[in-house]
RNA sequence: GCGGGCUUAGUCUAGUCUGGUUAGGACACGAGCUAGCCAAGCUCGUAGCGCGGGUCCGAAUCCCGCAGCCCGCA
Numbered sequence: 001g002c003g004g005g006c007u008u009a010g011u012c013u014a015g016u017c018u019g020g021u022u023a024g025g026a027c028a029c030g031a032g033c034u035a036g037c038c039a040a041g042c043u044c045g046u047a048g049c050g051c052g053g054g055u056c057c058g059a060a061u062c063c064c065g066c067a068g069c070c071c072g073c074a
Base pairs, nucleotide, nucleotide: 001073002072003071004070005069006068007067010027011026012025013024020057029045030044031043032042033041050066051065052064053063054062
């Protein structure tokens, strides 16, 4: 330099192909309940689509560029 894959919350992950309700789950964290205390359990809550642009009535999803990580080729 060329080609391909990946990027969603503090961590892991579903959804993307086929655009459409309020982006779902687990762990962690916070509050409450139960309990002599802790742990466990139960309930509620906080927090997320890498960045920029485009298409569209509507974008995590499609297109373009950039960044980071990984793989292959040279």